[in-house]
Molecule: c-di-GMP-I-GGC riboswitch aptamer
Organism: Gammaproteobacteria bacterium
RNA sequence: UGCGAUAAAGGCAAACCCAGCCAAAGCUGGAGACGCAAAGCCACGGGUCCUCGCUUCCUCCACGACAACCGUCGGAAGGACCCCAAGAUCGCCGGGCUGCCGCUC
Numbered sequence: 001u002g003c004g005a006u007a008a009a010g011g012c013a014a015a016c017c018c019a020g021c022c023a024a025a026g027c028u029g030g031a032g033a034c035g036c037a038a039a040g041c042c043a044c045g046g047g048u049c050c051u052c053g054c055u056u057c058c059u060c061c062a063c064g065a066c067a068a069c070c071g072u073c074g075g076a077a078g079g080a081c082c083c084c085a086a087g088a089u090c091g092c093c094g095g096g097c098u099g100c101c102g103c104u105c
Base pairs, nucleotide, nucleotide: 002103003102004101011036012035017030018029019028020027021026034091040097041096042095044094045093046092047089048088049087051085053083056080057079058078059077061075063074064073065072066071
């Protein structure tokens, strides 16, 4: 420098469960191993998730207004998309920083 072996030394720990924190996503600790050669660190770009706001739309309904009717408007509840902001995720991808062991030059 390049590579990561059904090896070796050591390491991390998904899901589930328990306890705590948070509005939520999620995080921390314990327990536990699906996996990981950076599953070490950094939310920098994209993605995803969550929440607030907003626009438009859909569903539904006490009530009110208008209307001959259909219905329209206001209002309550629920939902979806766009945009925006805060948050989360580095075990989604990319990027940056650092590094153990072994093999190799």